RNA sequence: UAAAAAUAUAAAGCGCCAGGACUAGAUCGUACAGAGCGAACUAAUGAGUAAAACUAAACUCAGGUCGCUAUAGAUUUAGUUGACGAGGUGGAGGUUCAUCGAGAUUGUUCGGCGGAUGCCUCCCGGUUGUUACAUCUCAACCGCACGUUUUGAAUGGAAAACAAAGAGGUGACUCUUUGCACAAAUAUUCAAGACAAGAUGAAA
Numbered sequence: 001u002a003a004a005a006a007u008a009u010a011a012a013g014c015g016c017c018a019g020g021a022c023u024a025g026a027u028c029g030u031a032c033a034g035a036g037c038g039a040a041c042u043a044a045u046g047a048g049u050a051a052a053a054c055u056a057a058a059c060u061c062a063g064g065u066c067g068c069u070a071u072a073g074a075u076u077u078a079g080u081u082g083a084c085g086a087g088g089u090g091g092a093g094g095u096u097c098a099u100c101g102a103g104a105u106u107g108u109u110c111g112g113c114g115g116a117u118g119c120c121u122c123c124c125g126g127u128u129g130u131u132a133c134a135u136c137u138c139a140a141c142c143g144c145a146c147g148u149u150u151u152g153a154a155u156g157g158a159a160a161a162c163a164a165a166g167a168g169g170u171g172a173c174u175c176u177u178u179g180c181a182c183a184a185a186u187a188u189u190c191a192a193g194a195c196a197a198g199a200u201g202a203a204a
Stems, first nucleotide, its partner, number of pairs: 014114004019110001020081009035069004040065003045062004084101003090123006124143006133201005147195009162179007
């Protein structure tokens, strides 16, 4: 220094960064270099590929040649960036672009990986089913709320952004404080309406 193990802390627009973009240093360089593209070529060389093994003509890639394009950049090392809040967790398993809006340079909050309160199945306990109770089946729901659906009203204390003042860094950028507005939702509450099963039992 690396790996492994143990312990502690830390989370859901959460964590990470080998693409991309940007910054700095070093080297080469100003069109005969380097880069990109080509369904052009390629002897030898290296790697890979055929049902178990061996083998590798052909094939693929690398490397090389050629052609075209554009241009001061190219290569390399080290850094920076890479989701703003609202909402959401019964247990187990599975699964992947898993709700809502704001913003900005009209948008990199792009792209990738992992996870995640979503969704599916089963299980546990409950709710509603035309009005008291219990059990079973069926249908749809809920996890302190609870059947499907329509309409209306209210709530939804946003945060970043922006501005100002600081701190750190060569820089790209990062962090803190103060001020300042503005959302939506399959979220929350209330009201009105339409529609929604059976069987058995006991009591009155």
Source information
Predicted 3D model of a 204-nucleotide RNA (glmS glucosamine-6-phosphate activated ribozyme aptamer) from Salirhabdus euzebyi. It matches the Rfam family "glmS glucosamine-6-phosphate activated ribozyme aptamer". From the family's description: This entry contains a glucosamine-6-phosphate activated ribozyme that is found in the mRNA for GlmS. GlmS is an enzyme that uses fructose-6-phosphate and glutamine to generate glucosamine-6-phosphate. It is annotated as a riboswitch. It was read from a public genome assembly, where an Rfam model found it. Lineage of the source: Bacteria > Bacillati > Bacillota > Caryophanales > Salirhabdus.